The RNA shown here (SAM riboswitch aptamer (S box leader)) has 112 nucleotides and comes from Mesobacillus zeae. Its mean pLDDT, the model's own confidence on a scale to 100, is 83. Taxonomically the source falls in Mesobacillus (Bacteria, Bacillati, Bacillota, Bacillaceae). The sequence was found by an Rfam model in a public genome assembly.
[in-house]
RNA sequence: CUCUUAUCGAGAGCGGCGGAGGGACUAGGCCCUGUGAAGCCCGGCAACCUUCAAGGAUGAUUCCUUGAAAAGGUGCUAAUUCCUGCAGGUAUUCAUACCUGAAAGAUAAGAG
Numbered sequence: 001c002u003c004u005u006a007u008c009g010a011g012a013g014c015g016g017c018g019g020a021g022g023g024a025c026u027a028g029g030c031c032c033u034g035u036g037a038a039g040c041c042c043g044g045c046a047a048c049c050u051u052c053a054a055g056g057a058u059g060a061u062u063c064c065u066u067g068a069a070a071a072g073g074u075g076c077u078a079a080u081u082c083c084u085g086c087a088g089g090u091a092u093u094c095a096u097a098c099c100u101g102a103a104a105g106a107u108a109a110g111a112g
Stems, first nucleotide, its partner, number of pairs: 001112008013042001015041003021032003026085004043077003048073002050069008081104001086101006
């Protein structure tokens, strides 16, 4: 980098260093930010990998469901993945609002 599977409406600091930008990309919008952005450290959250228990399925390896734990590997820690962009639909004051799906993206686990 590519592919597969799963998840993405919940959760998490009034800390230290740092100094001006940030919210993936592109376009539009809307926000955050010297009352301190990014980044780093610490803290925290969560439970994908992991462990345990109960129940179930299979001829079996094993798989599924629920609950619990958190040492380690990641991840995350404003706003739904901040919202829209493509397709379909509902309402309609014809400009919007809402619903479903896709695309793109993020993360984990596995494969190449």